[in-house]
RNA sequence: CUCUUAUCCAGAGCGGAGGAGGGACAGCCCCGAUGAAUCCCGGCAACCGGUUCGUAUGAUCACGGUGCCAAUUGCUGCGGGGGCCUUCCCCCGGGAGAUGAGAG
Numbered sequence: 001c002u003c004u005u006a007u008c009c010a011g012a013g014c015g016g017a018g019g020a021g022g023g024a025c026a027g028c029c030c031c032g033a034u035g036a037a038u039c040c041c042g043g044c045a046a047c048c049g050g051u052u053c054g055u056a057u058g059a060u061c062a063c064g065g066u067g068c069c070a071a072u073u074g075c076u077g078c079g080g081g082g083g084c085c086u087u088c089c090c091c092c093g094g095g096a097g098a099u100g101a102g103a104g
Base pairs, nucleotide, nucleotide: 001104002103003102004101005100006099007098008097013041015040016039017038021031022030023029025077026076027075028074042069043068044067047065048064049061050060051059052058073096078093079092080091081090082089083088
């Protein structure tokens, strides 16, 4: 980097360092000197892992490997359907993205 697959409406500090950006991309709309990104500490969670059970979308543990810690993946981005037929709203499904696991 590519492919397969599962999940994505929950949860997570008034700490230290750092200094101006960040929320993938685009359009919006937001967060940020009342301190962004990033690193450390801390925390959440339970995909891999351990134990149990022997069947379930199980239960449990949290040492270890990740991951995550504003807003539904912040919303929308393509298709279909529906509604007070409408510059709007709702539902379903895709696409794109993120993370884990397996493989190349």